[in-house]
The RNA shown here (c-di-AMP riboswitch aptamer (ydaO/yuaA leader)) has 128 nucleotides and comes from a Bacillota bacterium.
RNA sequence: GUUAGAUAAUCUCCGAAUAUUCCAGUAGUGGGGGACCCAGGUAAUGGGGUGAAUCUUGUAGCACAAGAGGGGCGACUUGGGCGUCCUAACCCGGCAGCUAACCCCAUAGGAGUACACCAAGAGCGUAG
Repeated sequence: GUUAGAUAAUCUCCGAAUAUUCCAGUAGUGGGGGACCCAGGUAAUGGGGUGAAUCUUGUAGCACAAGAGGGGCGACUUGGGCGUCCUAACCCGGCAGCUAACCCCAUAGGAGUACACCAAGAGCGUAG
């Protein structure tokens, strides 16, 4: 000097998942249920919710693969470019369109990227 791994702190990322505290809670944030009006039309092959996480095709079928659509990251923000990765899981229990008042719930868990690319903008620092 390079590569790989582990640990600690700072920092950062996915996510609503943060702050405060008299540790019961409170605030903030996120989600569900729930009128008139409007929408819809009763059944089957049930239906529905959180979430980016759906759909199509290839297979006799599973697995798997590819694609479309959707989502994240590349360390100020936005748009573009390039690159790279994800596209799960869980829940309700025959039942829920929207929905004011009102009612209910959550506030976890997991991880470690590094293009000073172009444009516009914001901010900080240094010097005069």

The coordinates come from a structure-prediction model, not an experiment, and the mean pLDDT is 80.
The organism belongs to Bacillota, within Bacteria.
The model forms 92% of the base pairs in the Rfam consensus.